[in-house]
RNA sequence: AGUGGGAUAGCUCAGUCCGGCAGAGCAAACGGCUCAUAACCGUAAGGUCGCAGGUUCGAUUCCUGUUCCCACUA
Numbered sequence: 001a002g003u004g005g006g007a008u009a010g011c012u013c014a015g016u017c018c019g020g021c022a023g024a025g026c027a028a029a030c031g032g033c034u035c036a037u038a039a040c041c042g043u044a045a046g047g048u049c050g051c052a053g054g055u056u057c058g059a060u061u062c063c064u065g066u067u068c069c070c071a072c073u074a
Base pairs, nucleotide, nucleotide: 001073002072003071004070005069006068007067010026011025012024013023020057029043030042031041032040050066051065052064053063054062
């Protein structure tokens, strides 16, 4: 320098193929249970879908550029 893959909640990751309410588990918070803690049960919260632009009535999803990480090639 080139090619491919990845970036989504505090963490680990689905969802993207085929555009239409952004999700799961864990952690943390609150409540219940307990003499108490853990475990367990319940509730609610938590998001610039890496960034910028384009297409569209509507974009995490399609297109372009770009940043970072991983692998490969030279």